[in-house]
RNA sequence: CCCGAAAAAGGUAAACCCAUCGUAAGGUGGGGACACAAAGUCUACAGGUCCUCUAAAAGGACGGCUGGGCUACCGGAG
Numbered sequence: 001c002c003c004g005a006a007a008a009a010g011g012u013a014a015a016c017c018c019a020u021c022g023u024a025a026g027g028u029g030g031g032g033a034c035a036c037a038a039a040g041u042c043u044a045c046a047g048g049u050c051c052u053c054u055a056a057a058a059g060g061a062c063g064g065c066u067g068g069g070c071u072a073c074c075g076g077a078g
Stems, first nucleotide, its partner, number of pairs: 001078001002076003011036002016031006034064001040070001042069002045067003048062005
C1' cells in the first nucleotide's frame, strides 16, 4: 500500500419499552440486542428517503440508504 480469512483486546447498538425535547420527520438519556471491520457522538458535498408549511417559494430530519471527504484500533489468508 492493499485486504478483513482466522483470532484477540476493545467498541457501536436495529426493532421494541420508558423518560424527555420537537407541530412533525426525528433528537437526547436509560433499558434492550438485530446487526456492524469504520455501525466513527466526524462531514448534508452529490444522489436518495422523510417531515412541516406554501399559490410558488422556503425551512428542516436521516451518516445504521448509496457514493465522496476527513480521521482511526487490531490482525495478515497478500
Description: This is a predicted structure of a 78-nucleotide RNA (c-di-GMP-I-GGC riboswitch aptamer) from a Desulfobulbaceae bacterium. Its mean pLDDT, the model's own confidence on a scale to 100, is 83. Lineage of the source: Bacteria > Pseudomonadati > Desulfobulbia > Desulfobulbales > Desulfobulbaceae.